[in-house]
Context: one part of a larger RNA
């Protein structure tokens, strides 16, 4: 700034919020079930090598050999890790959609404020681009 005022809603634009959402979405963790299974322990057989001792022998050495024992093998158990299935939990992407919020100098009208040009408001029902309109009942703010 004071009616060349104030102000209402739809629609459109911008910003951020919340929610839904195809993708049989994604990631991580835990658990169940099934499989593979390093390694460890025990066991079975093996027994390189060492070898007290015994016998023979002058000796070198030869034979036997208690016991220890590398390696390999058999079976049972424990079991890291990996793969697959299912369940649960926690995060997370997402075309598009919905809600209400804020902003502005957008669009359409002008519903309210003066008897605001159909007085306004409340309840209720129906209707309409939008503010709104109409019916019934009520109030005067």
């Nucleotide at each position: 700034c004071a009616u060349c005022g104030c102000c209402c809603g739809u629609c459109g634009c911008u910003u951020g919020c919340u929610c839904c959402g195809a993708u049989u979405g994604a990631a991580u963790a835990a658990u169940c079930u099934g499989g593979u299974g390093a390694g460890c322990c025990u066991u079975c057989u093996u027994g390189a090598c060492u070898g007290a001792g015994u016998a023979g022998g002058c000796a070198a050495c030869u034979a036997c050999g208690a016991a220890g024992g590398a390696u390999a093998u058999u079976a049972a158990g424990c079991a890291a890790a990996c793969c697959a299935u299912a369940u649960u939990a926690u995060u997370u992407a997402g075309a598009g959609g919905a809600u209400g919020a804020a902003g502005a100098a957008g669009u359409c009208g002008u519903a309210a404020c003066a008897a605001a040009g159909u007085u306004u408001c409340c309840g209720u029902a129906g209707g309409u681009g939008a503010a709104c309109c109409u019916g019934c009942g009520g109030a005067a703010g």
Description:
The part of an RNA shown here (small-subunit ribosomal RNA, 3' minor domain) has 141 nucleotides and comes from an activated sludge metagenome.